Record summary:
FMN riboswitch aptamer (RFN element), 126 nucleotides, folded computationally. The sequence was found by an Rfam model in a public genome assembly. It matches the Rfam family "FMN riboswitch aptamer (RFN element)". Its family is annotated with FMN binding in the Gene Ontology. Rfam describes the family as follows. The RFN element is a highly conserved domain that is found frequently in the 5'-untranslated regions of prokaryotic mRNAs that encode for flavin mononucleotide (FMN) biosynthesis and transport proteins. Its mean pLDDT, the model's own confidence on a scale to 100, is 78.
[in-house]
RNA sequence: AAGAUUCUUCGGGGCGGGGUGUGAUUCCCCACCGGCGGUACAGUCCGCGAGCCUGUAUGGAUAUGAACAGGUUGAUCUGGUGUGAUUCCGGAACCGACAGUAUAGUCUGGAUGGUAGAAGAUCUGC
Numbered sequence: 001a002a003g004a005u006u007c008u009u010c011g012g013g014g015c016g017g018g019g020u021g022u023g024a025u026u027c028c029c030c031a032c033c034g035g036c037g038g039u040a041c042a043g044u045c046c047g048c049g050a051g052c053c054u055g056u057a058u059g060g061a062u063a064u065g066a067a068c069a070g071g072u073u074g075a076u077c078u079g080g081u082g083u084g085a086u087u088c089c090g091g092a093a094c095c096g097a098c099a100g101u102a103u104a105g106u107c108u109g110g111a112u113g114g115u116a117g118a119a120g121a122u123c124u125g126c
Stems, first nucleotide, its partner, number of pairs: 002124003006121005016030004031106002033096002035048004043094002051072006059064001076092005098109003
């Protein structure tokens, strides 16, 4: 180098202006944002995570609350460069869980939560 165990740390951004209205950061016009791994640098490709639903399950005395399995889960075209790019450059588009509230990607809440994963320590070992 590589492999493995355990541990530690880290691990999601965004409503500013105007309009209507009793009331909207929720509607309308403009604005703004983009988790992780892969791949020629990706919100839109491939895969994963979060969210939601179901099952194990009439869990559990209560308070309260894992785990595993299954299901579901949004959106891109075009011109150029190049060996190679739906990833770069130019142009034009599109998308965004649940609960609350005047209808929410951006507010508040579950969440001082959880997770894909990243880095480091440790051990083995040549």